Context: one part of a larger RNA
Parts: sequence; C1' cells; structure tokens
RNA sequence: CUGGGCGUAAAGGGCGCGUAGGUGGGUCAGUAAGUCAGAAGUGAAAUGCGCUUGCUCAACAAGCGACCUGCUUCUGAUACUGCUGAUCUUGAGUUCAGGAGAGGAAAGCGGAAUUCCUGGUGUAGCGGUGAAAUGCGUAGAUAUCAGGAAGAACACCAGUAGCGAAGGCGGCUUUCUGGCCUGCAACUGACACUGAGGCGCGAAAGCGUGGGGAGCAAACAGGAUUAGAUACCCUGGUAGUCCACGCUGUAAACGAUGGGUACUAGGUGUCGGAGGAUUCGACCCCUUCGGUGCCGCAGCUAACGCAUUAAGUACCCCGCCUGGGGAGUACGAUCGCAAGGUUGAAACUC
Repeated sequence: CUGGGCGUAAAGGGCGCGUAGGUGGGUCAGUAAGUCAGAAGUGAAAUGCGCUUGCUCAACAAGCGACCUGCUUCUGAUACUGCUGAUCUUGAGUUCAGGAGAGGAAAGCGGAAUUCCUGGUGUAGCGGUGAAAUGCGUAGAUAUCAGGAAGAACACCAGUAGCGAAGGCGGCUUUCUGGCCUGCAACUGACACUGAGGCGCGAAAGCGUGGGGAGCAAACAGGAUUAGAUACCCUGGUAGUCCACGCUGUAAACGAUGGGUACUAGGUGUCGGAGGAUUCGACCCCUUCGGUGCCGCAGCUAACGCAUUAAGUACCCCGCCUGGGGAGUACGAUCGCAAGGUUGAAACUC
C1' cells in the first nucleotide's frame, strides 16, 4: 500500500455554508487524450527461471531459450470515459396561487406565584425532620386582609404534536426576517452531489466591562446523622443563574447511526397539504405528496436488533479506526485575558 471496518466491540467530524479537488442526467455529431488491437525499435551483461553440457558428484562454470510484465514511435478501432460543438427535460432552480409551524431578532404588554416594604385584624408560637436542633418570633412572628415594590419564569392548553442544519425553541401583541410543504401551468436548461483547507453558528459552566439581583444556589457557616461525615437531611448563604456588549468553543453536542441519489412485501397511528366520490352539510371512504411514531417480511447482523425515516441492495464524496495501559499525557506549534482548547507522540509495561 492492498485487503477489513465505524448503532452497542477501536472508529461518523457538534452543525452548517462553501473553495480547491473528486464524481456527475438523455440524444446527436466531431475528436482520439485515456482505453483496445497490430507492427517496429528499445528494455546492456550478469543474476533469477527452464532445458542441455563440462569439472568423478555437488557447489561452481558454459551454451541455448523463455522472461525483462515497461517505455517510445507508427498504423488502426471508437463501445465506454475525457474534450469540443449542438440539442433535450426527467435532476436542480425560478415565477405564480395557497398552507402549517415554541424557526430567528427587536419592542411593548399581561396574569398567577414568590420574596420584601407599609398599614389593619390577631396572639404565642412558627418553621423544619426519620426524630431533632440550629433559625425566626412578645422590639408582636406564623396566619389573614388591603396597598406598594422588585426580579425571574410563563401553570392549564401540551400531544412518541410542531419548527430549526445542529445547539436549541413554549404567556400575549406588533414590526422585521429565514427555511419548509402542496397545487397548477410557465420559464432557465445539468446550472448538480460531496467537500481537504477556510468561514460562520454552537447547551451548560467559565472569563472581561457595565447593569440587575425576587427565587434558587457551587463555595462557605451553623445544626443534625455518624466510629468519623470535609457528604447525603435541615437552617442560612456568596459567586452564578437574568440583561447588554465582547471572549471561550467544549458535552453521553446521542438516533452513541456523515451527506446525496436510486431501488427493495406489507399493516397500523398521527401532523401538514392536494385531488376524487358521497352528502343539504359535517363525519366517514378512496387516491396522492411531505413529515413523524409503532409493528413486521425478505435481506442484513456476533447477538441485541435494523427493516421504504435501513443497520437491506448499489454508486459518488468527505471524516474516522488499527490491542489495553502510559495518554488525550509530554514536547513543539497554534488559538485564548485566563481557565484551557486544537493538533498529538515515545520510553516503559501487560
């Protein structure tokens, strides 16, 4: 290098956009670069291989042959690939008419709850636990009523429901805005797929500056428990959680399953459309497209299981794996304010 693999054994990049590159629909014509055929030249000798021969044999040596799988040139072939030209519409895209949606950003608004403040009623407890205690309370708590303030999250609806590339997205209204689906025609005419580098997005925690701070709560303090208890339980409580801008760039970033295209029995739910039949109308029924679940045949699989949303059958492109530990460590490089991230060994050992 070939060969073998990547749901769970090692292995799919967290996700997208896209450069180079790789790959690429139907028809016709040309060309002949790849490809194929024939011929010529060359491919030193020795070695190696086959046969024969010479030293008494062998090693060794000699002769002949094949081989030297290659390269160059010429002549020809044109199915496939490439290139050039023309053309087509089914891939892709655009226009039009409809549709669903927690898709994104900004601004505004709302009620329930919680805590705090003020006042009223009211009196000795409240709170908490397995049981307690710390704690709060006669300076009037808890409970209850009225008023006010603040911040955060949006009960029910809510659904193996929806949307988004992923992370993720849930009160209501408005503005701006991305994607998707369906239908009928029309238009462009391969404009496509993938994508090393690159660029962008990227939960939580964390960092910087400035705000905000109700509840919750690392750290911390106290009370318990216990042999001890740097825990589990309880009472408190600061960063943080929230907002703006900037950074970080990682997760069991999971469907532990990269993307695209085509094909391969069915059954049953559900979401979003369209068409038909029927009907006064609705429900129901049939067909079809797109999504999302469950079950299941063939096939696949070590098994579990997967099974038109494939882990089946094929092709194209990318990423990744190669025994366990050492180690995602050291060193170097690079990014970062730092924390640290990315890249990523070896000795040694089993």
Small-subunit ribosomal RNA, central domain from a metagenome, 350 nucleotides, folded computationally.
The RNAcentral record of the full RNA draws on SILVA.
Its mean pLDDT, the model's own confidence on a scale to 100, is 89.